Predicted 3D model of a 740-nucleotide part of an RNA (large-subunit ribosomal RNA, domain II) from an uncultured Sulfolobales archaeon. Its Rfam family is "Archaeal large subunit ribosomal RNA". The sequence was found in a public genome assembly. Model confidence (mean pLDDT): 82 of 100.
[in-house]
Context: one part of a larger RNA
RNA sequence: GCCGGGGAGUUCACAGCCGUGGCGAGCUUAAGGGGUUUAACCCCGGAGGCGUAGGGAAACCGACAAGCCCGCAGCUGAGGAUUACCUCAGCGAGGGGCGGGGUCUGAAAGGGCCUGUAGUCACGGUUGUGAGACCCGAAACCGGGCGAUCUAGGCGGGGGCAGGGCGAAGCCGGGGGAAACCCCGGUGGAGGCCCGAAGGGGUUCUGACGUGCAAUUCGUUCCUCUGACCUCCGCCUAGGGGCAAAAGACCAAUCUAGCCCGGUGAUAGCUGGUUCCCUCCGAAGUGCGUCUCAGCGCAGCCCUGCUGGAGGUUGGUUACGGGGUAGAGCUACGGAUUGGGGAUGCCGUAGCCGAGAGGUUACGGUUCUUCAGUCCAACUCCGAACCCGUAACCACCGUAGAAGGCGGGAGUGGGGUUCCUCGGGGUAAGCCUGAGGGCCGAGAGGGGAACAACCCAGACCAGGGUUAAGGCCCCUAAGUGCCGGCUAAGUGCCAAGCCUAAAGGGCGUCCGCGGCCUAAGACAGCGGGGAGGUGGGCCUAACAGCAGCCACCCUCUAAGGAGUGCGUAACAGCUCACUCGCCGAGGCCGCGGGCCCCGAAAAUAUGUCGGGGCUUAAGCCGGCCGCCGAGACCCUGGAGCACGACUGCAAUGCAGUCGUGAUCUGGUAGGAGGGCGUCGAGGUAGGGUAGAAGUCGGGCCGUGAGGUCCGAUGGACCUGCCUCGAGUGCGGAUCCCGGC
Numbered sequence: 001g002c003c004g005g006g007g008a009g010u011u012c013a014c015a016g017c018c019g020u021g022g023c024g025a026g027c028u029u030a031a032g033g034g035g036u037u038u039a040a041c042c043c044c045g046g047a048g049g050c051g052u053a054g055g056g057a058a059a060c061c062g063a064c065a066a067g068c069c070c071g072c073a074g075c076u077g078a079g080g081a082u083u084a085c086c087u088c089a090g091c092g093a094g095g096g097g098c099g100g101g102g103u104c105u106g107a108a109a110g111g112g113c114c115u116g117u118a119g120u121c122a123c124g125g126u127u128g129u130g131a132g133a134c135c136c137g138a139a140a141c142c143g144g145g146c147g148a149u150c151u152a153g154g155c156g157g158g159g160g161c162a163g164g165g166c167g168a169a170g171c172c173g174g175g176g177g178a179a180a181c182c183c184c185g186g187u188g189g190a191g192g193c194c195c196g197a198a199g200g201g202g203u204u205c206u207g208a209c210g211u212g213c214a215a216u217u218c219g220u221u222c223c224u225c226u227g228a229c230c231u232c233c234g235c236c237u238a239g240g241g242g243c244a245a246a247a248g249a250c251c252a253a254u255c256u257a258g259c260c261c262g263g264u265g266a267u268a269g270c271u272g273g274u275u276c277c278c279u280c281c282g283a284a285g286u287g288c289g290u291c292u293c294a295g296c297g298c299a300g301c302c303c304u305g306c307u308g309g310a311g312g313u314u315g316g317u318u319a320c321g322g323g324g325u326a327g328a329g330c331u332a333c334g335g336a337u338u339g340g341g342g343a344u345g346c347c348g349u350a351g352c353c354g355a356g357a358g359g360u361u362a363c364g365g366u367u368c369u370u371c372a373g374u375c376c377a378a379c380u381c382c383g384a385a386c387c388c389g390u391a392a393c394c395a396c397c398g399u400a401g402a403a404g405g406c407g408g409g410a411g412u413g414g415g416g417u418u419c420c421u422c423g424g425g426g427u428a429a430g431c432c433u434g435a436g437g438g439c440c441g442a443g444a445g446g447g448g449a450a451c452a453a454c455c456c457a458g459a460c461c462a463g464g465g466u467u468a469a470g471g472c473c474c475c476u477a478a479g480u481g482c483c484g485g486c487u488a489a490g491u492g493c494c495a496a497g498c499c500u501a502a503a504g505g506g507c508g509u510c511c512g513c514g515g516c517c518u519a520a521g522a523c524a525g526c527g528g529g530g531a532g533g534u535g536g537g538c539c540u541a542a543c544a545g546c547a548g549c550c551a552c553c554c555u556c557u558a559a560g561g562a563g564u565g566c567g568u569a570a571c572a573g574c575u576c577a578c579u580c581g582c583c584g585a586g587g588c589c590g591c592g593g594g595c596c597c598c599g600a601a602a603a604u605a606u607g608u609c610g611g612g613g614c615u616u617a618a619g620c621c622g623g624c625c626g627c628c629g630a631g632a633c634c635c636u637g638g639a640g641c642a643c644g645a646c647u648g649c650a651a652u653g654c655a656g657u658c659g660u661g662a663u664c665u666g667g668u669a670g671g672a673g674g675g676c677g678u679c680g681a682g683g684u685a686g687g688g689u690a691g692a693a694g695u696c697g698g699g700c701c702g703u704g705a706g707g708u709c710c711g712a713u714g715g716a717c718c719u720g721c722c723u724c725g726a727g728u729g730c731g732g733a734u735c736c737c738g739g740c
Stems, first nucleotide, its partner, number of pairs: 001740006011131013026050003032044004054061002064099001067098004074091007100115006134273002137270001141263006152237009161227001163195003166191001170187007199224003205219001207218002239255001241251002276675006286299005300412002302409006311397003315394009327382001328380002334376003338372006345366009415440003419437007445456003460638007470628003473612003479625001481624006492614002504598003508595010525582005531555003536550003561576001565574002639665002641661009676729001678726010694713008
């Protein structure tokens, strides 16, 4: 891992609500007891409980047998239709409103609770609370025991340490010295001394091994080896305790508090799991509070039952109110702000006049004014779209029962979003944080190559058809469709997102507009001229058109600058402007737009338009026709559900038949309803050696859980129907046990 078996909302008590039944102003027994065919059941037992009156802390006081109005269902009558109907009038249980009453508070006013009678017992369902309370799961805490055969330390009694080296004290001999004492040679054999076996240890290779030889080993290297040494046996210290040359080390492969059993099913707001089917509806990730932020409570949103009895409101139009955003504006306020002109008051600095007071001029600042130009979330003289409120009308929903009211059951309270619109932060982000809407969540199908939330579209089942988005060369269903234009870059073949691309450039090309020149000949090209005063003046070493400064005239002319560029030391020289000739038709300049190009650098294979591949297109822009293409839409048949009518029955319900549904049938959490199957019990009806259960294979029926039949195997029990009761359904839990 697979298969088989086991495996999780139970039981009791009390309480709320719903359903069914009994009795009913009452209902009911509990413990206990009696009877019995002893076991179902029948009987006794009224203690007690709930209800019949409330208000008040208490003392205490103490309520409509109906006074009025509206009116649903229903009933009666009248009228009109005529197959189930409509209108009017009356009554009208239940329901609603007004009024009245009891009591408490209060000076009063006012207010609170109650009041025109329904309960109670049992059974069933569901929820809550208490209990282990759906199941498995801690790390821990406490109690009582068991452990020092491992290891730590201690105590008692034993055992062990090859060989070699160094050579302390003391002693002997000799020498020196006045002495203290010193020197030399021997002897001697000290030492937590040295080298190094056994022994002990465990440093390095961070070697081998790393499902090992081994839950710490093997090899090499290394430390120590007369000592705080190693070792054997016996004994002692025990869990908040021991022991510790101290590492939180060790206390039996376990230690920042051992192990075993018990309290114990500890607790777990956390993780995982939680077993058959169909039908109806269908959420929330928000607000407030919380030792609260992974949880809860209340509200909101969902489901369901009852009640109620005529209106309801998410849409549109109009009208009337409310609003100060977008935009706009600012000599309309507040604030900011660029340039120029002017004015006067004040301040500062400087100059001039004056003996001084002071006067006056210039500049700067401030203020005022004027012209032109700007800006604002916390500016507004203005001001939309739009939003909100109210009303009318339209539309839609509603007597097949809406709105409203009451009760019961939830889940949710981690949201996401690349979408659309509007904000805040940030350079930005598949970024963070908000508001409104859509969608995903809980939504399948078609498209987008693939792709929760983008486009189309909301899936009851089956069959047939038509379209949507998107597509129609091939992969691949449908056009190598038609008309006009653009692109030469494989640009592109991309709705958005994704795919990167910008400022800035382009005598690439197409289109539009404006200005100018042009048969009195433009533009380009080629040829000729391009002069004289003069080398203008100044400056300068020099500067003659051409370093620089000033000026920029006149003449001859068809035309020629006191000179456009190159050039020289300065000249010279070349050239341009300007002009003539040749030529013979458009040319020059500017602005705007479309497509295209440059700008343009990334990591396997060219690595990508989904691919192949595509160039008057299979690219881009505009127009037209046709076709393909979903579960959408249409048609047919069927099922369920809701509602209506009728019929039947053990009749507030169930079953059947018919009708209506364009406006019912996606669905997670969750609520509600109806069923299938297993085991056992009671009743009843049956089957089985002429073959039960079980197993294997197959046919048929049912939306499904499942049912039934046939054959084979098997060899002794099994089942239908009506009820009742559950240890009642497995794929998951690193689930448990077994097998393979």